[in-house]
Context: one part of a larger RNA
RNA sequence: GCCGGCGAGUUACGCUAACCAGCCAGGUUAAGCAGCUGCUGCUGCGGAGCCGUAGCGAAAGCGAGUCUGAAUAGGGCGUCUUAGUUGGUUGGUGUAGACCCGAAACCGGGUGAUCUAUCCAUGGCCAGGGUGAAGCCUGUCUAACCGCAGGUGGAGGCCCGCACCCACUAAUGUUGAAAAAUUAGGGGAUGAGCUGUGGAUAGGGGUGAAAGGCCAAUCAAACCCGGCGAUAGCUGGUUCUCCUCGAAAUAGCUUGAGGGCUAGCCUCAAACGUUGUCCCAGGGAGGUAGAGCACUGAAUGGACUAAGGGCCCUACCAGGUUACUGAACCCAAUCAAACUCCGAAUACCCUGGGUACUAGUUUGGGAGUCAGACUGCGGGGGAUAAGCUCCGUAGUCAAAAGGGAAACAACCCAGACCAUAAGCUAAGGUCCCCAAGUGCAGACUAAGUGGUAAAGGAAGUUGAAUUACCCAGACAGCCAGGAUGUUGGCUCAGAGGCAGCCAUCAUUUAAAAAGUGCGUAACAGCUUACUGGUUAAGUGAUUCUGCACCGAAAAAUGUACGGGGCUAAGUCUGCCACCGAAGCUGUGGAUACAGAGGUCAGUGACCUCUGUCUGGUAGAGGAGCGUUCCCUUGAGGUAGAAGGGUUACCGAAAGGAGGCCUGGACUUAAGGGAAGUGAGAAUGCCGGC
Numbered sequence: 001g002c003c004g005g006c007g008a009g010u011u012a013c014g015c016u017a018a019c020c021a022g023c024c025a026g027g028u029u030a031a032g033c034a035g036c037u038g039c040u041g042c043u044g045c046g047g048a049g050c051c052g053u054a055g056c057g058a059a060a061g062c063g064a065g066u067c068u069g070a071a072u073a074g075g076g077c078g079u080c081u082u083a084g085u086u087g088g089u090u091g092g093u094g095u096a097g098a099c100c101c102g103a104a105a106c107c108g109g110g111u112g113a114u115c116u117a118u119c120c121a122u123g124g125c126c127a128g129g130g131u132g133a134a135g136c137c138u139g140u141c142u143a144a145c146c147g148c149a150g151g152u153g154g155a156g157g158c159c160c161g162c163a164c165c166c167a168c169u170a171a172u173g174u175u176g177a178a179a180a181a182u183u184a185g186g187g188g189a190u191g192a193g194c195u196g197u198g199g200a201u202a203g204g205g206g207u208g209a210a211a212g213g214c215c216a217a218u219c220a221a222a223c224c225c226g227g228c229g230a231u232a233g234c235u236g237g238u239u240c241u242c243c244u245c246g247a248a249a250u251a252g253c254u255u256g257a258g259g260g261c262u263a264g265c266c267u268c269a270a271a272c273g274u275u276g277u278c279c280c281a282g283g284g285a286g287g288u289a290g291a292g293c294a295c296u297g298a299a300u301g302g303a304c305u306a307a308g309g310g311c312c313c314u315a316c317c318a319g320g321u322u323a324c325u326g327a328a329c330c331c332a333a334u335c336a337a338a339c340u341c342c343g344a345a346u347a348c349c350c351u352g353g354g355u356a357c358u359a360g361u362u363u364g365g366g367a368g369u370c371a372g373a374c375u376g377c378g379g380g381g382g383a384u385a386a387g388c389u390c391c392g393u394a395g396u397c398a399a400a401a402g403g404g405a406a407a408c409a410a411c412c413c414a415g416a417c418c419a420u421a422a423g424c425u426a427a428g429g430u431c432c433c434c435a436a437g438u439g440c441a442g443a444c445u446a447a448g449u450g451g452u453a454a455a456g457g458a459a460g461u462u463g464a465a466u467u468a469c470c471c472a473g474a475c476a477g478c479c480a481g482g483a484u485g486u487u488g489g490c491u492c493a494g495a496g497g498c499a500g501c502c503a504u505c506a507u508u509u510a511a512a513a514a515g516u517g518c519g520u521a522a523c524a525g526c527u528u529a530c531u532g533g534u535u536a537a538g539u540g541a542u543u544c545u546g547c548a549c550c551g552a553a554a555a556a557u558g559u560a561c562g563g564g565g566c567u568a569a570g571u572c573u574g575c576c577a578c579c580g581a582a583g584c585u586g587u588g589g590a591u592a593c594a595g596a597g598g599u600c601a602g603u604g605a606c607c608u609c610u611g612u613c614u615g616g617u618a619g620a621g622g623a624g625c626g627u628u629c630c631c632u633u634g635a636g637g638u639a640g641a642a643g644g645g646u647u648a649c650c651g652a653a654a655g656g657a658g659g660c661c662u663g664g665a666c667u668u669a670a671g672g673g674a675a676g677u678g679a680g681a682a683u684g685c686c687g688g689c
Base pairs, nucleotide, nucleotide: 001689002688003687004686005685006684011096012095013094014093015092016091017090018089019088020087021086022085023084026051027050028049032045033044034043035042036041055062056061065077066076067075068074099237100236102234106227107226108225109224110223111222117201118200119199120198121197122196123195124194125193126191128160129159130158131156135152136151137150138149139148140147164188165187166186168185169184170183171182172181203219205215206214207213240624241623242622243621244620245619250263251262252261253260254259264369265368266366267365268364269363270362271361272360275359277356278354279353280352281351282350283349284348290342291340292339296336297335298334300332301331302330307325308324309322310321311320312319372397373396374395375394376393377392378391379390380389381388402413403412404411417589418588419587420586422585423584424583428579429578430577431564432563433562437576439575440574441573442572443571444570450566456550457549460547461546463544464543465542466541467540468539469538477534478533479532480531481530483507484506485505488502489501490500513528517526518525590614592612593611594610595609596608597607598606599605600604625678627675628674629673630672631671632670633669634668635667636666643662644661645660646659647658649656650655
């Protein structure tokens, strides 16, 4: 891992509701006793007790009333309007382990120091080599001590290094040879050394040269058993079928936030009977969007003016002036969630009418939900960031399959009862992959734009408009001129059109600047404006607009339409046809609900017709299938039961027959009853392989 078996809402006693049954202003017995016998049974007795028939009050108490109160007042709870009770089944709930498995822990009583920590007692062990302390001896020195030298001596948590002990490094090993080792190196090796045997200390305790280390491969409190099925607002799991309806992820409160309670939303039953939804009409309240500046504030320019500053004047009082600042008022133009002189559309409330088999309200039983997600629109937070976050509103997903978007919960279309080799459409498509147009008419694009992006940029190109010059010759090109006073004045070393400052006149002219740019040290030189000629028909400027172009337009093997490929098979406008879904239609069938008719003894069942309905998680409700055992009535079996294998049959499903083979002794139909009643999941348990 697979296969097989086992494996989870039970039971007792209360309460509560529904259904069924008995009796009914009553209902019912409990323990116990007796009889029968089929002995966890049946029948009878047993009225103690309980519930109901009257309430109100804290109570005394009174009583269809009572309490409060001074009250014959008002008010509260009652009566008037009376149905209960006992049993059974089912749903829920309480107390119990209470659907099952699962802690980390806590407490009690015991067992452990054969591992290891420390200690006690008694034993054992440490090759070999080196160094050479004290002391002593001799010599020397001295007055003496000290000192010095040689020898002797053999100290030391001394040195090197086996055994022994340790475990610093690396590799190997890592389903190991091994639940800690091996190999090669390393440290200690007369010491706080190592070691044998025996003994001591015990669990909030020991022991610890101290690491929370060690106390039998276990230690921030050992192990074993018990309390114990501890508790687990947590995780996982929870077993057959079909039918009807079908949520929530919100509010308030919560030592509350991944849990609860009540409400909201779902379901079932009963009652009411159109009250609900939608549309129309009438009436209503409102301060949002927008807009505005009348208030409150913000804010730009101007005009005017008080006040202040500067300067002048001034003994003081004053006065004058100002390229300064500047309130208020005025003019013009603006802004606001916490501004409003105004002010919608929707939404909301009430009344009346209409519409569809369309809801609604109340009471009671049962829930689940309290992590929501994205998209559009209106907003807050953030950075007018986020597949961000928080509200409102609508949709979808959640709990929704089908078609489209290449693929793609949330986008677009559309809500799957079943069958059908029938038809029509939606979104989206119609060259091929790939069903359907290489469709029609008109235009645009040349960028593979289409098939990613901004500010910004540009003689790309389309359409529209305004304007200037132009056959008295424009625009571009070519030929020619572009002069004189004058080197204008100033400045300057110089300044001659062309460093800079000022002025910018006049003359000759067809025209020519006191000079547009280059250039020189300054001149010179080239050039432009301007003019004539030549040529011959359009040439400039600006605005709006469609489609294209460039653009910090950059990512890692080589390409950003799904691909091929496309100049339309791209884009815009109009039109026709077709394809296309589980949508709609046709045909047949089933379910649920309602209505009508019929059959049966029946509130019910069945049949026929008509209409509507039938996606579904949590969840509510309904109807069934199957397993084991029991009762009653039956049936089958050695001429072959159960079980096993196989099979083309039946049923909407769970499931059920029949045949054949195997097997070799029991089986179970119908009607009832009772449950150890259904397996794929729980890192489930046990077994096999």
Molecule: large-subunit ribosomal RNA, domain II
Organism: uncultured Atribacterota bacterium